[in-house]
RNA sequence: UGAAACUUAUCGGGAGAGACCCCUCCGGGGCGCCGAAGAUGCAAGUGCUGUUCUGUCAAAACAGCGCGAAACUUUCAGGCAAAAGGACCGAGCGUGGA
Repeated sequence: UGAAACUUAUCGGGAGAGACCCCUCCGGGGCGCCGAAGAUGCAAGUGCUGUUCUGUCAAAACAGCGCGAAACUUUCAGGCAAAAGGACCGAGCGUGGA
């Protein structure tokens, strides 16, 4: 000099879906929806074990048990005027030290 990566009491951008209905209205109930906080599930691939085969090992096939991503999936959570929140993107501060 300052790459990747990470972080954030900061700044900018940022979608979807009923300002739904009822009741005894700080609450409760009903119907219809959304996916972009968070969470669930898994494909390729991969690990281990066993069986078959074999003189032995390896390889291969099969079986079992694990690991295994997302903006996909579920809709648990959350959400369905505005505000707030908001994955993610950019900037800035900081860390970092190729």

Overview
Predicted 3D model of a 98-nucleotide RNA (Glycine riboswitch aptamer) from Ruminococcaceae bacterium AM28-23LB. RNAcentral holds the sequence, with entries from Rfam. Its mean pLDDT, the model's own confidence on a scale to 100, is 78.